[in-house]
A computed fold for a 683-nucleotide part of an RNA from a Sphingobacteriia bacterium, annotated as large-subunit ribosomal RNA, domain II. The full RNA is in RNAcentral, with records from ENA. Its Rfam family is "Bacterial large subunit ribosomal RNA". Rfam links the family to the GO terms structural constituent of ribosome and ribosome.
Context: one part of a larger RNA
RNA sequence: GCCUACGAGUUGCUCUUCACUGGCGAGGUUAAGUCUGUUGACGGGCGAAGCCGAAGCGAAAGCGAGUCUGAAAAGGGCGUAUAGUCAGUGGAGGCAGACGCGAAACUUUGUGAUCUACCCUUGACCAGGCUGAAAGUUUGGUAACACAAACCGGAGGGCCGAACCGAUAAACGUUGAAAAGUUUCCGGAUGAGUUGAGGGUAGGGGUGAAAGGCCAAUCAAACUGAGAGAUAGCUCGUACUCCCCGAAAUGUUUUUAGGAACAGCCUAGAGGUUGAGUGUCAUAGAGGUAGAGCUACCGAUAGGGCUAGGGGGCUUCACCGCCUACCAAACCCUGACGAACUCCGAAUGCUACUGACAUAUACUCUGGAGUGAGCCCUUGGGUGCUAAGGUCCGAGGGCGAGAGGGGAACAACCCAGACCAACAGCUAAGGUCCCCAAAUCGUGAUUAAGUUGAUCUAACGAGGUCCAAUUGCAUAGACAGCUAGGAUGUUUGCUUGGAAGCAGCAAUUCAUUUAAAGAGUGCGUAACAGCUCACUAGUCGAGCGAUAGGGCAUGGAUAAUAAACGGGCAUCAAAUCACGUACCGAAGCUUUGGAUUCCGUAAGGAGUGGUAGGGGAGCAUUCUGGUCGCACCGAAGGUGUGCUGUGAGGCAUGCUGGAGCGUCCAGAAAAGAAAAUGUAGGC
Numbered sequence: 001g002c003c004u005a006c007g008a009g010u011u012g013c014u015c016u017u018c019a020c021u022g023g024c025g026a027g028g029u030u031a032a033g034u035c036u037g038u039u040g041a042c043g044g045g046c047g048a049a050g051c052c053g054a055a056g057c058g059a060a061a062g063c064g065a066g067u068c069u070g071a072a073a074a075g076g077g078c079g080u081a082u083a084g085u086c087a088g089u090g091g092a093g094g095c096a097g098a099c100g101c102g103a104a105a106c107u108u109u110g111u112g113a114u115c116u117a118c119c120c121u122u123g124a125c126c127a128g129g130c131u132g133a134a135a136g137u138u139u140g141g142u143a144a145c146a147c148a149a150a151c152c153g154g155a156g157g158g159c160c161g162a163a164c165c166g167a168u169a170a171a172c173g174u175u176g177a178a179a180a181g182u183u184u185c186c187g188g189a190u191g192a193g194u195u196g197a198g199g200g201u202a203g204g205g206g207u208g209a210a211a212g213g214c215c216a217a218u219c220a221a222a223c224u225g226a227g228a229g230a231u232a233g234c235u236c237g238u239a240c241u242c243c244c245c246g247a248a249a250u251g252u253u254u255u256u257a258g259g260a261a262c263a264g265c266c267u268a269g270a271g272g273u274u275g276a277g278u279g280u281c282a283u284a285g286a287g288g289u290a291g292a293g294c295u296a297c298c299g300a301u302a303g304g305g306c307u308a309g310g311g312g313g314c315u316u317c318a319c320c321g322c323c324u325a326c327c328a329a330a331c332c333c334u335g336a337c338g339a340a341c342u343c344c345g346a347a348u349g350c351u352a353c354u355g356a357c358a359u360a361u362a363c364u365c366u367g368g369a370g371u372g373a374g375c376c377c378u379u380g381g382g383u384g385c386u387a388a389g390g391u392c393c394g395a396g397g398g399c400g401a402g403a404g405g406g407g408a409a410c411a412a413c414c415c416a417g418a419c420c421a422a423c424a425g426c427u428a429a430g431g432u433c434c435c436c437a438a439a440u441c442g443u444g445a446u447u448a449a450g451u452u453g454a455u456c457u458a459a460c461g462a463g464g465u466c467c468a469a470u471u472g473c474a475u476a477g478a479c480a481g482c483u484a485g486g487a488u489g490u491u492u493g494c495u496u497g498g499a500a501g502c503a504g505c506a507a508u509u510c511a512u513u514u515a516a517a518g519a520g521u522g523c524g525u526a527a528c529a530g531c532u533c534a535c536u537a538g539u540c541g542a543g544c545g546a547u548a549g550g551g552c553a554u555g556g557a558u559a560a561u562a563a564a565c566g567g568g569c570a571u572c573a574a575a576u577c578a579c580g581u582a583c584c585g586a587a588g589c590u591u592u593g594g595a596u597u598c599c600g601u602a603a604g605g606a607g608u609g610g611u612a613g614g615g616g617a618g619c620a621u622u623c624u625g626g627u628c629g630c631a632c633c634g635a636a637g638g639u640g641u642g643c644u645g646u647g648a649g650g651c652a653u654g655c656u657g658g659a660g661c662g663u664c665c666a667g668a669a670a671a672g673a674a675a676a677u678g679u680a681g682g683c
Stems, first nucleotide, its partner, number of pairs: 001683006011096003015093010027052003033046005056063002066078004099237002102234001106227003110223002117201009126191001128160003131156001136151005164188003169184004203219001205215003240618006250263005264371002266368006276361001277359006283352003291344001292342002298338002302334004307328001309327002311324004374399010404415003419594004424590003430584003433568003439581001441580006452570002460555002464552004469547005481539005487512003492506003518533001522531002595608005619672001621669006628662003637656008
């Protein structure tokens, strides 16, 4: 992991409530007990003790269709205008373990020191080698000591190193040979050493050279039994079918926030109403948003004018006075801002026991719930960075609880709401070269970047290219190219070492000859020279410049395997823009047949996606009572086949099997498994 079996809303209660069925009814009903019968899931009598109801109100005395409060004959509260009760069944609640499994823990009775910690008693063990303390002896030495040397001696939590005890490093092992080991290296090895046997200390206790260590593979409180089915607002699981309806993730409060209570939203039953609900239009209203505006207020505000006040400067002994490209109130002109500004002011939305039209909703009571983590998209806002698949409100849609088609894939986007069947048709979104159903369809343009071909991309740059404008030049010859000229006064003047068109400054940037030629557009020289341009002529022969705008392209363009058209691939397109006609395309719509729910006398009509959840109708299993049957000419069970029912299922039959089993009507339940890291067994 699979298979088989077992495995979770049960049972009790003279507790409460609601619905249905039945009995009796202003009444209803017995309990214990006792008598009795065909002895059983037992039934029938007797038995009013008790209970509920028929009257309430008040704290009570008490009064009573009233009563209490009150001074009250007021007002108000609760009552009065009758229906109950007993039994059965079902829904729900209560008390009990109360749908099942699950703690960590707490209390208490006991059992443990054969593991291990420490202690007590009594034993045992430590190869070999090294070092060589004190003391002693002898000699030297001293007045005597001291002291020195040699010999002897054999001390030490001494040294090296086996057994033994330990466990430093690494590798291996890691479903191990082993629930702590193996190998190599390593520490101690006469000591606070190691070890045998016997004994002691016990759970808030022991023991501890102290690590919260150890106390039998268990320790921040051992193990076993019991309280005990502790408790679990938590997690997981909770078993057959079909049909009808179908939510919520919100508000208030909460030692409350992943739980609850009440309300909201769902469902079933009952009820009755002048259509009370909803939508559209009309009519009548309230309002201060969007926008706009501000010499209409409040606040903020740019420039100018005018001008109080101030600063600075001038003048002066001082006063007076003058100036001001400074700051600036008020006022004027122009411009312009505001969620907490408004002289104004929509569209929507909202209100109406107003009206019309359309449409079966709304409401009340009673039984049963679930929900009270929501999320995405569009949109009006707050917050945040006009960040977030962020967060908090409002409006709408969707997912949740929604399948199908499109979007390559993809809860939420686009299309569209799946009762069943069909080898029928039409469409939506989206598509029509191939993968892949349908146009290699038509017309006109653009793009050369594979741009693009369904994520997104800027500032800025650029004789890419197309379009439509404005403007200038041009057959009296433009633009580009080529040929030729491009001169003289003059090296203008100043400056300067030099300054000659060309370092710099100045200007009457002038005049002459000219077809034209600047007191010079660049390069160049130390300065000249030299090259060139403007300008002119010739040649050539038809368009050439400038400006602003639009379309499509281009650079800008950087992310980790090669990889973001879905791929192949595509260039007058299979890209982009505009227009058109066909076609494909879904569980949409239609057609044909069928099932079922509701409405309706009928004809017929409208429905039938669905989680939590409510309601309805059934299937199967075991047993019981009755009933009718089957079976050795083969029951149950097993294993195939066929038929049948919307389904749970049912029926028939072959083989196997070898002794019991079923129909119908009722009843009772240990009554349905795929999940619980479920339990047991098997493989």